[in-house]
RNA sequence: GCGCUUCGCGUGAGAGAGACCGGCCGCGUGCCGGCGCCGAAGGGGUAACGCCCCGCAAAAAACUCUCAGGCAAAAGGAUCGCGCGAGGACA
Numbered sequence: 001g002c003g004c005u006u007c008g009c010g011u012g013a014g015a016g017a018g019a020c021c022g023g024c025c026g027c028g029u030g031c032c033g034g035c036g037c038c039g040a041a042g043g044g045g046u047a048a049c050g051c052c053c054c055g056c057a058a059a060a061a062a063c064u065c066u067c068a069g070g071c072a073a074a075a076g077g078a079u080c081g082c083g084c085g086a087g088g089a090c091a
Stems, first nucleotide, its partner, number of pairs: 004088010018035001020034005025028001036071003042067001043065003050056001
């Protein structure tokens, strides 16, 4: 230095599902209650594997739960591309 990889910043892309019903007031992107729904912030659960076996410990996801969040637009958004910066592993 090329490639790989982690993080930060900038930038582009980025799905799903009721602008539902009732009540209240200060009439709002509000609060309370009800029914239905989504899975891609976050959070919980789970395997192979390891351990002689048992059992135990550790343990992933876009699977699963739907606590939180969300169900017009906007915002948010896992994840991916590019640029810059700082690290890591290998040689």